[in-house]
RNA sequence: GCCGCCGUAGCUCAGUGGUGAGAGCAACUGCCUGUCGAGCAGAAGGCCGUCGGUUCGAAUCCGACCGGUGGCG
Numbered sequence: 001g002c003c004g005c006c007g008u009a010g011c012u013c014a015g016u017g018g019u020g021a022g023a024g025c026a027a028c029u030g031c032c033u034g035u036c037g038a039g040c041a042g043a044a045g046g047c048c049g050u051c052g053g054u055u056c057g058a059a060u061c062c063g064a065c066c067g068g069u070g071g072c073g
Base pairs, nucleotide, nucleotide: 001072002071003070004069005068006067007066010025011024012023013022018056028042029041030040031039049065050064051063052062053061
């Protein structure tokens, strides 16, 4: 330099055009317990890497760029 894949919550991931963006874990609050842990319940946590484009409508499709990763040279 070229090609592919990935980027969504603190972490690991789902969601592949349409009604309020979700799960597990972690952390937080409460219940339980003599205490801790386990268990149970709850609330919080995001404008989906950035900028444009297509569309009535984009996390999702297209382009450029940024970052990560693998392959080729």
Background:
A computed fold for a 73-nucleotide RNA from a soil metagenome, annotated as transfer RNA. RNAcentral holds the sequence, with entries from MGnify. Model confidence (mean pLDDT): 82 of 100. Rfam family: tRNA. From the family's description: Transfer RNA (tRNA) molecules are approximately 80 nucleotides in length. The family's RNA type in Rfam is transfer RNA.